[in-house]
Context: one part of a larger RNA
RNA sequence: CUGGGUUUAAAGGGUGCGUAGGCGGACUUUUAAGUCAGUGGUGAAAGCUCGCAGCUUAACUGUGAAAUUGCCAUUGAAACUGAAAGUCUCGAGUGAGGUUGAGGUAACUGGAAUAUAUCAUGUAGCGGUGAAAUGCUUAGAUAUGAUAUAGAACACCAAUUGCGAAGGCAGGUUACUGAGCCACAACUGACGCUGAGGCACGAAAGCGUGGGGAUCAAACAGGAUUAGAUACCCUGGUAGUCCACGCCGUAAACGUUGAAUACUCGAUCUUAGCGAUACACAGUUAGGAUCCAAGCGAAAGCGUUAAGUAUUCCACCUGGGAAGUACGUUCGCAAGAAUGAAACUC
Numbered sequence: 001c002u003g004g005g006u007u008u009a010a011a012g013g014g015u016g017c018g019u020a021g022g023c024g025g026a027c028u029u030u031u032a033a034g035u036c037a038g039u040g041g042u043g044a045a046a047g048c049u050c051g052c053a054g055c056u057u058a059a060c061u062g063u064g065a066a067a068u069u070g071c072c073a074u075u076g077a078a079a080c081u082g083a084a085a086g087u088c089u090c091g092a093g094u095g096a097g098g099u100u101g102a103g104g105u106a107a108c109u110g111g112a113a114u115a116u117a118u119c120a121u122g123u124a125g126c127g128g129u130g131a132a133a134u135g136c137u138u139a140g141a142u143a144u145g146a147u148a149u150a151g152a153a154c155a156c157c158a159a160u161u162g163c164g165a166a167g168g169c170a171g172g173u174u175a176c177u178g179a180g181c182c183a184c185a186a187c188u189g190a191c192g193c194u195g196a197g198g199c200a201c202g203a204a205a206g207c208g209u210g211g212g213g214a215u216c217a218a219a220c221a222g223g224a225u226u227a228g229a230u231a232c233c234c235u236g237g238u239a240g241u242c243c244a245c246g247c248c249g250u251a252a253a254c255g256u257u258g259a260a261u262a263c264u265c266g267a268u269c270u271u272a273g274c275g276a277u278a279c280a281c282a283g284u285u286a287g288g289a290u291c292c293a294a295g296c297g298a299a300a301g302c303g304u305u306a307a308g309u310a311u312u313c314c315a316c317c318u319g320g321g322a323a324g325u326a327c328g329u330u331c332g333c334a335a336g337a338a339u340g341a342a343a344c345u346c
Stems, first nucleotide, its partner, number of pairs: 004317003007300002012314001014201004021194003025088007033081002035077008049065006091191001092188003095184001097182004103177007110154001114150008125136002162169002206247006216240001220236004258313006266291009295302002319346003328339004
C1' cells in the first nucleotide's frame, strides 16, 4: 500500500458555522464526457510463457504463436453516472396559528445566613478536638436583643425534571433576544448531507489593567499527631474566589460512543404538544429513562437515543518505553498551547 479497526484493548476532533472537495430524491426528453461493444493503427528487438526444430542430452540457439492487461483513431449502443432542457413533491426551507423551558444578554430588586461596627442585658469563660493545644476573653469575650454596613450565594419548590451545539444554565421582576416542538398543508421546488483548510464559541485554574473583598482558601505562620510529618486534624491567613474589559484555549471538555439518512419484535415509566371521548384508559408526534426479541460483541454489555442492517462524508489508530519529549515553525504578555520525530532499548 491493499486491508482491518476506533464504548472499555492503540484510535471520535471540546463544540458549532461554513469554503473547496466528496456524495446526493421522483419523472420525461436530448447528448454521448465516463461506461460497454466492433474495426483499424500502434504497443522495437531481446527476455518471460507455450508449440516445434538444431547441437549425442542439457544449458544454449533458431523458428512460430501468445502475451504486451496500454494509447490513438473510427463506427455503434444508451441501462447507469455526468452534462443540457423541462416537470414534480415525499427531502429541505418559508408562512400564518398554538405551545414549552434553570436557553442567552442587560438593568432593577428580595429574604435567610455570614462577617464586621455601635449600643443594651449580662459574667467567666469561649472556641476547638479522638484527646488537646495554638487562638479569643475582666481593656468585659462567648451568649441574647436592637440598629447599621458589606460582599457573595440563592433553602423549600426540586424531580430518574427541563433547556442549550458543546462548555454550561436555578431567588424574583422587566426589557431585548436565540431555539425546539405540535398541528395546518398556503408557498418555494432538491434549495440537501458531510465538511480538509478557515472563522466563532469554549469549565476550572492562570495572566494583564482597574475596581471589590463577606465567605471559603493554594502559598505561608503557629498548635497537634508522629520515629519523622515539608501531610491528613486544629487556630489563623495572602493570592484567588466576585465585577468590567482584554488574553489564555486546555480538562476523566465522558455517553471515554463524530455527523446525517433509511430500515429492523415488544413491555414499563416520564416531559411537552395534538386529537378524540369523557373523569379513566388507549392513540399519535418530538424528547428523557429502565428492561428485553432478532441481531451484534472477546466479553462486560449494546439493543428504534444501537455498539443491529446499510449508504455518504469527515477525524483518528497501526507493539511497549524513550515522549506528547527534542528540534524547527506558528500562536501567547507569560504560564504555556498547537504541530511533532529519531537514536537507543525491550